RNAcentral holds the full RNA, with entries from Greengenes. A computed fold for a 346-nucleotide part of an RNA from an uncultured bacterium, annotated as small-subunit ribosomal RNA, central domain. It matches the Rfam family "Bacterial small subunit ribosomal RNA".
Context: one part of a larger RNA
RNA sequence: CUGGGUGUAAGGUUGCGUAGCGGCAGGACAAGUCAGCUGUGAAAACUAUGGCUCAACCCAUAGCUGCAGUGAAACUGUUCUGCUUGAGUGAAGUAGAGGUAGGUGGAAAUUCCCGUGUAGCGGUGAAAUGCGUAGAGAUCGGGGAGGAACACCAGUGGCGAAGGCGGUCUACUGGGCUUUAAACUGACGCUGAGGCACGAAAGCAUGGGUAGCAAACAGGAUUAGAUACCCUGGUAGUCCAUGCUGUAAACGAUGAUUACUAGGUGUGGGGGGUCUGACCCCUUCCGUGCCGGAGUUAACACAAUAAGUAAUCCACCUGGGGAGUACGACCGCAAGGUUGAAACUC
Numbered sequence: 001c002u003g004g005g006u007g008u009a010a011g012g013u014u015g016c017g018u019a020g021c022g023g024c025a026g027g028a029c030a031a032g033u034c035a036g037c038u039g040u041g042a043a044a045a046c047u048a049u050g051g052c053u054c055a056a057c058c059c060a061u062a063g064c065u066g067c068a069g070u071g072a073a074a075c076u077g078u079u080c081u082g083c084u085u086g087a088g089u090g091a092a093g094u095a096g097a098g099g100u101a102g103g104u105g106g107a108a109a110u111u112c113c114c115g116u117g118u119a120g121c122g123g124u125g126a127a128a129u130g131c132g133u134a135g136a137g138a139u140c141g142g143g144g145a146g147g148a149a150c151a152c153c154a155g156u157g158g159c160g161a162a163g164g165c166g167g168u169c170u171a172c173u174g175g176g177c178u179u180u181a182a183a184c185u186g187a188c189g190c191u192g193a194g195g196c197a198c199g200a201a202a203g204c205a206u207g208g209g210u211a212g213c214a215a216a217c218a219g220g221a222u223u224a225g226a227u228a229c230c231c232u233g234g235u236a237g238u239c240c241a242u243g244c245u246g247u248a249a250a251c252g253a254u255g256a257u258u259a260c261u262a263g264g265u266g267u268g269g270g271g272g273g274u275c276u277g278a279c280c281c282c283u284u285c286c287g288u289g290c291c292g293g294a295g296u297u298a299a300c301a302c303a304a305u306a307a308g309u310a311a312u313c314c315a316c317c318u319g320g321g322g323a324g325u326a327c328g329a330c331c332g333c334a335a336g337g338u339u340g341a342a343a344c345u346c
Stems, first nucleotide, its partner, number of pairs: 004317003007300002011314001014197003020190002023083007031076002033072002036070005046063006086188001087185003090180005098173007105150001110145006120131002158165002203244006212238002217233004255313006263291011295302002319346003328339004
């Protein structure tokens, strides 16, 4: 390389994109492809066959898979012309926590002030640390501060490539879906090594902010011990701006695209029909769930949102440990990340 695989051992975190693959019809060329013939392919050597009684040795014949010319034109390719079903645009509608920025609202928790009021509060399995006669906690009433998150609606509901997105309003803005026998372009498509961009949380840098929560830390308990679980506190952090990091059970543990292959039943967004009708019913497109047949599977299970049947392209796997380690290289402020062995051992 071939072969076998990748839900559970193997799918890259996700997208954009250079080489790979690619609709229909006709013409031309002839690079790939195929074909016969012609020329050439020196000799020796080599291979096959024959001849010296065999062999060495020698001699003979053929070959020497190549190159060039000529020819064919189905397929691939190149080029020209056209087409509309793939793809896209327009038009008319439409749903949405899609994104960015700026305003704004109420509830709650905390805290401060004033009044009320008196001895406890808090916490636990039980306690204690802690708070409180310098007036706490509880109750009710009034007023203030600042920060973070948005109850109900809320739904195996919606949107987004993924990460993710949820009070409300405004501005800007990305994408989707449906309809249009069809107005336009006319293959503009698919995938994508490298590359580029995005990328939860934690973490890092600088400057802000800090209500609640809370690594570290302190104290109280528990315990043989208790660097824990429980309790009282509490700093980074969590929040904002800018930059870095580039990883996750980044999961559907299931790469993308296209086509085909029984049904049933929910639900979200559109269209068409029946109907007086926003209902119901029938039908259709796009999404999202459950059940289930064929088929697949080692089994579990999957089953039109396939793990079924096929095609194109990419990525990855090859017994467990050693090890995602060492070394080197690249990236990073660092933490570390990416790439990634071997000895040895079972």